Predicted 3D model of a 107-nucleotide RNA (SAM riboswitch aptamer (S box leader)) from Flammeovirgaceae bacterium UBA2371. The organism belongs to Flammeovirgaceae, within Bacteria. It was read from a public genome assembly, where an Rfam model found it. Its mean pLDDT, the model's own confidence on a scale to 100, is 82.
C1' cells in the first nucleotide's frame, strides 16, 4: 500500500520542547498565542487482536489504536415517507451505499 471482514451517536488528560495552524478531501461550521499541528514523558479510554471465565456478556490492559464538537455536518448513486407545486421539480425526515479512520487477516 491493494483486497476482505468488523467497528465508528458512548468513553478518555496533564506536563515539557516548539511556534501557526488544525478538524482526510470540497463546501460549511468550529477549535486555536488562555498555544494549533508535530515530538517526548506520564496518565487515561477500551474499537480490534490477545488472555481469563462455559456462551451472550463481563473482566484485564500485553499488541496496535484512541483521548474537541455523532466519522463536527453535508457531499457519487439508489430507495422510502412527508410538505409545496401540478410538476416529473424543490425542500425536509429515514434507510442503504460510497468516501474516510482504526483493527485483524492476507497476496
Nucleotide at each position: 500500500g491493494a483486497u476482505u471482514u468488523a467497528u465508528a451517536a458512548a468513553g478518555a488528560a496533564g506536563c515539557g520542547c516548539u511556534g501557526a495552524g488544525a478538524g482526510a478531501c470540497a463546501g460549511g461550521c468550529u477549535c486555536u498565542a488562555u498555544g494549533a499541528a508535530g515530538c517526548g514523558c506520564u496518565a487515561g479510554c477500551a474499537a480490534c487482536c490477545u488472555g481469563a471465565a462455559a456462551a451472550a456478556u463481563u473482566c484485564a490492559a500485553g499488541g496496535u489504536g484512541c483521548u474537541a464538537a455523532u466519522u463536527c455536518c453535508u457531499g457519487a448513486u439508489c430507495u422510502u415517507c412527508g410538505a409545496c407545486a401540478a410538476g416529473u421539480g424543490u425542500c425536509g425526515g429515514g434507510g442503504a451505499g460510497a468516501a474516510u479512520a482504526u483493527a485483524a487477516a492476507c497476496g